A computed fold for a 496-nucleotide part of an RNA from an uncultured bacterium, annotated as small-subunit ribosomal RNA, 5' domain. The prediction has a mean pLDDT of 87. Rfam family: Bacterial small subunit ribosomal RNA.
Context: one part of a larger RNA
This record gives sequence, C1' cells and structure tokens, in this order.
RNA sequence: ACGCUGGCGGCGUGGAUUAGGCAUGCAGUCGCGCGAUCCCGCAAGGGAUAGCGGCAACGGGCUAGUAACACGUAGGUAUCUUCCCCAAAGACGGGUAUAGCAUCGUGAAAACGGUGGUAAUCCCCGAUAUGGUGCUGACUACAAAUGUAGACGGUAUUAAAGGCAGGGACCUUCGGGCCUGCUACUUUGGGAUGAGCCUGCGUCCUAUCAGCUUGUUGGUAGGGUAACGGCCUACCAAGGCAAUUGACGGGUAGCUGGUCUGAGAGGACGAUCAGCAACACUGGGACUGAGACACGGCCCAGACUCCUACGGGAGGCAGCAGUGGGGAAUAUUGGACAAUGGGCGCAAGCCUGAUCCAGCCAUGCCGCGUGGGUGAUGAAGGCCUUAGGGUUGUAAAGCCCUUUCGGCGGGGAAGAUAAUGACGGUACCCGCAGAAGAAGCCCCGGCUAACUUCGUGCCAGCAGCCGCGGUAAUACGAAGGGGGCUAGCGUUGCUC
Repeated sequence: ACGCUGGCGGCGUGGAUUAGGCAUGCAGUCGCGCGAUCCCGCAAGGGAUAGCGGCAACGGGCUAGUAACACGUAGGUAUCUUCCCCAAAGACGGGUAUAGCAUCGUGAAAACGGUGGUAAUCCCCGAUAUGGUGCUGACUACAAAUGUAGACGGUAUUAAAGGCAGGGACCUUCGGGCCUGCUACUUUGGGAUGAGCCUGCGUCCUAUCAGCUUGUUGGUAGGGUAACGGCCUACCAAGGCAAUUGACGGGUAGCUGGUCUGAGAGGACGAUCAGCAACACUGGGACUGAGACACGGCCCAGACUCCUACGGGAGGCAGCAGUGGGGAAUAUUGGACAAUGGGCGCAAGCCUGAUCCAGCCAUGCCGCGUGGGUGAUGAAGGCCUUAGGGUUGUAAAGCCCUUUCGGCGGGGAAGAUAAUGACGGUACCCGCAGAAGAAGCCCCGGCUAACUUCGUGCCAGCAGCCGCGGUAAUACGAAGGGGGCUAGCGUUGCUC
C1' cells in the first nucleotide's frame, strides 16, 4: 500500500511518485526621520497613509545538482563583522537636488515623459581629527636577508543628523534660542556573535574508463578581493597528477548526529527532530548592503501561462491551505498570536500559515473496553455417530453483581510574574441510567499450532516450497469443530 473488519483514549507520523503545472486566499514595520493630503474636534489635540527615508539575508520549504574542503573530525589565519556590550573623543558651518504635489502630454493597459515648485536621519561641499590610514624620522625589544611589535615625532588624507520630553535665569522675529535628560548619529580601540579562507585524516560502484592536463605546475611583476592564492593578466621555466595508495572518465548519491537489524562484529538506510550544504520556472548576471549574487528584489535570454485596442505588458506555491495531473499511496482553501520566539517601533502596538492548537486517516507505538460471579437432568438447535451416544458446552438461558470506556446532567483548571487563554466548557472531579452501545481476521497435508462430514471428480480450483484434485480429497468449495492473533487480521513490497 491493498483486501476484510473496526469501540475509545494518549503520544507521534502523514506527497516516498512529476525539482511536473497551478485558480483563490493568507506576509512587513516605523508619523519620536520628512514634507504633503484627508478625517474627527470650538480649540487643545487625536487619527489615517500614497510618496521620500530607515530597518527587515532570520524564520519556513525542497534535495534537483554536488564524489567536492560539500560534509564529519582535528587544527590554522592572510581577513571582515549591522545590531549588542565596555572605553575614549566628537557631533561645527553651508549648499542644490528629487519623489509625493500641481499642470501639460503619450498609452487600451502596465506605465512613462515635459514643465513648475518642495522636505528630510536623502545627497553634496567645507571645517575640526581624540583617533584611523598612507609616506617618513629617530628610539626600544625580538631578530639579523631585512622584517615584526611597541611607545614618541613630522607630513598628507579621512566624520557626523537629527528627533522627543522637561525647564530656573537670560535672549527672542514669540516659532524658538539656551540648559538638562533620553534616544538616534560620527570616528577609534577592545569584546561578543556571525561569517570568509586554508590544511591533515575520513567519505559509494566501475579498469569492459589507463593514461590525464596548457592557466595546466611553478616562478617574477602587476591587478583584484575583507583576505591568502593562477583568482585574473603579462613574461619566464616545463612542469603537475596517475597502476589495487587508481589519475582522467562513466554511473550513482545531499553529508552528519543518527535510524533499522544483529549477541557482537557487521550490514542496510539517512522519513520525522537537530547541525551543515545546495537550490528557488530554466540558464546567466550584477546592483544595494555589515551580510545576497538574494524563494514571495532587479536586469537579460529561454520555455510555459494569462491580458491586449496587436503597438505592448503581467506572472513564478521546492511557504501554509487548496486544485487538477502522475501514482499502489499520503490530510483542512481550520483557530489564535494565549504561550515560546522573530521583524519593526521610545512606546502603545502592528505583523508573524514560524509557532501553539484544533480537524482528517487504525498510518505507527502504547493503554483500555466489548462485562464479572454462579449456573447440568449437560435445555433447545447445529454437527458427527458404531444410533448406544459424543460434541458445541458453563457455553446459553436463569439467578446475583459491577459500571471502565461511551451516553446524559452538574462543577471546572494549571499552562499567566499585574493584565491577557486559541486550545476549551478541554483535561479532571461529582452524580444518573443501564449488561446496557462496542469482534473480527487468517489458518487447520508436512514445514507449522489446529479434523471430521458433505459437494466436486486432473473439472472447478489451491499453492511460499514439497505438492494436492482422474468417485470415500484432514490439501479444492461449504458446514460443524479446532488453532493463532486481536481493534485488528491477512497479502504484497523493502531491509537486517
């Protein structure tokens, strides 16, 4: 998975096949960065948000590719690190753009263009430089090719942004300045965290793949990078890898903790959960950024689907549900942010198909029930019979009890530190009625526990192997009886 059957609960698991195609719904936040518009209000004030601006590479999915420093393990360093923590220093003066908006225009639409004018924590210029960086001087230590580290100088270069709240004096154009606090900002040193890169060892089958390689192997110089490096380029040299220690090629495959099996050694596997990697319609590319070459961002090409006024446009469920397809086969277009955690925000809070729950399926494991006691002239019925009887069988009925689960009624949590509970009127507790609502499946020739009768007559059929069946079949079909397991039982498949 399929066939027959099916009472309840707890805890798990649930598209293994087309990385095939997808209708529909469900995904940001900040108005304490900014101007603008709208709404409520007499006002004070409050609310909404299209645009500019800031942050949002996590979480979630899948395993196509990959035999590789991808992974595992043990090390290393030539490097970077938003937010966070500690420490030091700063935050001054100017400027012109642009969206929104207005207006005009093009277009079916998507959208786009011209003109005008505007803000900022957008952008630019200048100042300052605790410091950083480049060059350079001499000193100390290590070292002795010359470099590394430290402290002291010179010189060049390099930064910033505001917002909110409160307030005594003073000033004021009555807005505020100014002061204080919080927060944000800038530079630097250190930390923490995360990441990059390098190396030893380990990691499937195939020799019916035996030679492979020209940026190839090394050097010099330069470029590039956060950083080492043929990473890239020029020149020079001709190297580098490889025979059971298997290069190169082909096939297969995400790797691991682990899982299954086994007394172990081993063998097989890599679902769920956790770590790492890789991918996001197919292929390629970069931009932004601390971090991506970016699942729900951008550009180009391709296939496909959709819209179109035929000029041109739009899209990407391997997110959660769901749909048709393929398949032996795999669920709801559910609830809630109450908890845990995450993003944004000063906060209130908003968002969160992460998550927590509920729904469906005997799909797995575990637990429970379908009653207990008594009851022989051994009733009736069935089956067998040597016709006497035997068996079903204490089984039933009857009598005496109990009430788990389920049903009905009542109460009702913890999970939540003050508030806040989706789950849920759930778990659990109390009461009531009544044996009441709850047993099947396979097998019975040997292996292998369990036997008779009838039907059939090498037919119909059975069968895992041996083999049964041609007129008395314990082997086919049915019945009675029996054996096994049990809400499951059998068959098929896979692995040990």